[in-house]
RNAcentral holds the full RNA, with entries from ENA. The part of an RNA shown here (small-subunit ribosomal RNA, 3' major domain) has 471 nucleotides and comes from an uncultured bacterium. Rfam family: Bacterial small subunit ribosomal RNA.
Context: one part of a larger RNA
RNA sequence: UGACGGGACCCCGCACAAGCGGUGGAUCAUGUUGUUAAUUCGAGGAUACACGAAAAACCUUACCAGGCCUUGACAUACUCUGCAAAGACUUAGAAAUAAGUACGGAGGUUAACAGAGAUACAGGUGGUGCACGGUUGUCGUCAGCUCGUGUCGUGAGAUGUUGGGUUAAGUCCCGCAACGAGCGCAACCCUUAUUGCUAGUUGCCAUCAUUAAGUUGGGCACUCUAGCAAGACUGCCGGUGACAAAUCGGAUGAAGGUGGGGAUGACGUCAAAUCAUCAUGCCCCUUAUGACCUGGGCUACACGCGUGCUACAAUGGCUAAUACAAAGAGUUGCAAAACCGUGAGGUAGAGCUAAUCUCAUAAAGUUAGUCUCAGUUCGGAUUGUAGUCUGCAACUCGACUACAUGAAGUUGGAAUCGCUAGUAAUCGUAAAUCAGAAUGUUACGGUGAAUACGUUCUCGAGUCUUGUACA
Numbered sequence: 001u002g003a004c005g006g007g008a009c010c011c012c013g014c015a016c017a018a019g020c021g022g023u024g025g026a027u028c029a030u031g032u033u034g035u036u037a038a039u040u041c042g043a044g045g046a047u048a049c050a051c052g053a054a055a056a057a058c059c060u061u062a063c064c065a066g067g068c069c070u071u072g073a074c075a076u077a078c079u080c081u082g083c084a085a086a087g088a089c090u091u092a093g094a095a096a097u098a099a100g101u102a103c104g105g106a107g108g109u110u111a112a113c114a115g116a117g118a119u120a121c122a123g124g125u126g127g128u129g130c131a132c133g134g135u136u137g138u139c140g141u142c143a144g145c146u147c148g149u150g151u152c153g154u155g156a157g158a159u160g161u162u163g164g165g166u167u168a169a170g171u172c173c174c175g176c177a178a179c180g181a182g183c184g185c186a187a188c189c190c191u192u193a194u195u196g197c198u199a200g201u202u203g204c205c206a207u208c209a210u211u212a213a214g215u216u217g218g219g220c221a222c223u224c225u226a227g228c229a230a231g232a233c234u235g236c237c238g239g240u241g242a243c244a245a246a247u248c249g250g251a252u253g254a255a256g257g258u259g260g261g262g263a264u265g266a267c268g269u270c271a272a273a274u275c276a277u278c279a280u281g282c283c284c285c286u287u288a289u290g291a292c293c294u295g296g297g298c299u300a301c302a303c304g305c306g307u308g309c310u311a312c313a314a315u316g317g318c319u320a321a322u323a324c325a326a327a328g329a330g331u332u333g334c335a336a337a338a339c340c341g342u343g344a345g346g347u348a349g350a351g352c353u354a355a356u357c358u359c360a361u362a363a364a365g366u367u368a369g370u371c372u373c374a375g376u377u378c379g380g381a382u383u384g385u386a387g388u389c390u391g392c393a394a395c396u397c398g399a400c401u402a403c404a405u406g407a408a409g410u411u412g413g414a415a416u417c418g419c420u421a422g423u424a425a426u427c428g429u430a431a432a433u434c435a436g437a438a439u440g441u442u443a444c445g446g447u448g449a450a451u452a453c454g455u456u457c458u459c460g461a462g463u464c465u466u467g468u469a470c471a
Stems, first nucleotide, its partner, number of pairs: 001471002003468003007465001010462001012460002015455002019419005026310001028308005034301001041052002063296005069290001072121001076120002078117005083107001087103001088101005123285002126283003133278001134274003137270001139268001144183006150159003163174003189262004194230007203220003208217002233256001236250005312412001316371007328359003333352002338347003378409001383404007425447007
C1' cells in the first nucleotide's frame, strides 16, 4: 500500500421489513444429470439448465450403421483429348452412382465447359479459449479509477481523492500544500407526456347536401399523421442553511426538481465463456479425423433437478347478444365477398408492392340466462375412431379438427423467487425463425391494485477509521 475481520462510524440497494402474486405438491411442455450402435458438440454457484437453437420428419447434422469416391463436394496452376455442357428420358440400385438414347441444344473452337493424367495442393464442426484476435457475461449504471507539476518522506509511498455540509453521483459548495487535468457521473442522442406553426392523401368529418356505409360532392375546423419550433431552468415566492452548495413547502404549469422509459457499461476482477459464428499460431488426419448417399439418432426413459403452461373453481364454468386497442406483417406473399363443410378446412379468386387492400372477429369487459359447492356443467391428461393441412415423404417423429374417453389435482412440507405505479397481477394481439410445426422469445396495447413504520437483523456494494503471526 492492499486484502481480510463472527471490529467501530456513516450511507445505499425489492437487501430486509410492510404488502401482492408465485415456485416447491398434480398433469403436461421444455432444458439438464444419468442410459445408448448413436442418443453430435458446447454451456455448470451467483454469471449453466425454454442457454448457443429467431424453429432436429428428409435437409439442417456436426453423431451411428451400411453403401460408395480418392487432386477429391470447394480453389488456383500444367499437359492432352473433345466440339458438344446443364437438363430430359430408359435400365439396374435404398440412393449416391453406373450404363445407354437418331432427346436436348446454351456457349464457342485461344476454350471460360466436360473427360483423362501428373503433381503442387484442396479439405477437417479434429485438439488446445491455459498460445491468441474479435465478441460476450459478471461485479455494476456501482461511483469510482488515474495522471502531470509541486510539496512531504532515506524509501515503499503519501498528498491531491482526506475534513465540514450536500447530492442519484469524486454532484456541487466551503476549508485545506496543494494547483490543474484525463477516463467515468451528468448533459448532448432516441422515445413518451403538452402546445403552436407548416402540410392535408390513402387519414379526419363540425357545418351543407348525399348514402346501406365518410359512400360521394365539399371542407382541413377537429382527430391523426410527420417535419419544424416552444416548453422545465430550483427560473419565481417563503422557511431552513454558513451571506454557500443545497433542502423543505408553495405558486404557475400538460409536466417540478435526473418528469417516465431506452441507448450508453470507467480502470479492472473471475488464466470467467467462446478454436462449433468468424479469424488465427502450434499440433494432428491425408484411399481418411476429408467427400457423397440411404436408413437411423439428436424425440429413447427407472429416477433426480431447473424453467414454464394448465388447473384445482362461484371474484367461477357454460350458452346467447354486444362494446372498446396498439403495434406489426404481406407479391415464391397477405388473401376478401359469396358458396360447401358440425369443424380443422375446401372451392373461388376481388383487392393490395399497402395511412388505400388483406391477415383481422381483440380478449378480459357489459347485458341476459343457466349451473348451486359436487371430483361437479370444475379440470383437462391419456386412449380409441374418423378426418383436415403442409410437404417427395408425417411409421420411428408434425400441427390442427370432430365424436367418444375422461387420470392426477380440493391451494401444495422444509425452503425459495419476482415486483415500489400505469408497476405487480390479469387479458388478449402481432412478429422474427418458418413448407409445416410455440406453453419459448421479442414487441404491443386493454383492465389495473396493495404496501413501504423503519434500517435492529439477512445479503451485496461504497467512504473513512482500527487490528493483523496474511501478500